About this RNA:
Predicted 3D model of a 110-nucleotide RNA (c-di-AMP riboswitch aptamer (ydaO/yuaA leader)) from a marine sediment metagenome.
[in-house]
Parts: sequence; C1' cells; structure tokens
RNA sequence: CGCUGAGUUUUUUAUAAAGCGGGGGACCCAACUAUUGGGGCGAAUUCCUAAAAAGGAUAGGACAAUUCUCCAGUCCGAGCCCGUCAGCUAACCUCGUAAGCGUUGAGAGA
Repeated sequence: CGCUGAGUUUUUUAUAAAGCGGGGGACCCAACUAUUGGGGCGAAUUCCUAAAAAGGAUAGGACAAUUCUCCAGUCCGAGCCCGUCAGCUAACCUCGUAAGCGUUGAGAGA
C1' cells in the first nucleotide's frame, strides 16, 4: 500500500461512543408421541476406508490494484463455545469488534 474477515472509525485511550456483526426473546405463523440429547459462531458440512492414528472424496469458501460474470488452475474445507436449554419473533436483553496474510492465467465476456 493492499487481501481474507463483522472485526472499523473517533476521541478524552475506556471496549467510552458511533458504526458493523452475532445470540437470546411474544402474538401470528410454523412445527407436532417418545428416544438416539440439543443448540450457537464460522466457508469449514457430509460420506467412504480404518481398531485407532490417519487418509480419500465432498456441500461450501478464498485466490488483492476499477467492478462484475464465466472458464481453467491452485489452496482451504479448521477451531471454539453453551450445558440438557434454544423454530420464527415487535418491544426488550445480551455478546463480539479478533486473528491470519502478501497477490494464478499475455484466458473469455459485460
């Protein structure tokens, strides 16, 4: 100077305010026995092999110098939290604002 991401801005430097993002939470609506618990953030889910470790595939996501779409290619496909509870949801309540990086194509189109 830029990229992924909600994860930025301002000042009086406190998570203070604003902005941005997430969760909980009525009526109505949806759903409708019980059990194998269930749920949330996130692209990160599912299947197969395996005693396990692990491996393969995969929903999905990323690939940055005007923007968008397509094609080919490359990479990722983690981790964490709640604690037996959670559909939607006005009012209302509440939380986060980290972290990781340094650029695929003299391919096509708008």
Its mean pLDDT, the model's own confidence on a scale to 100, is 78. The RNAcentral record of the sequence draws on MGnify.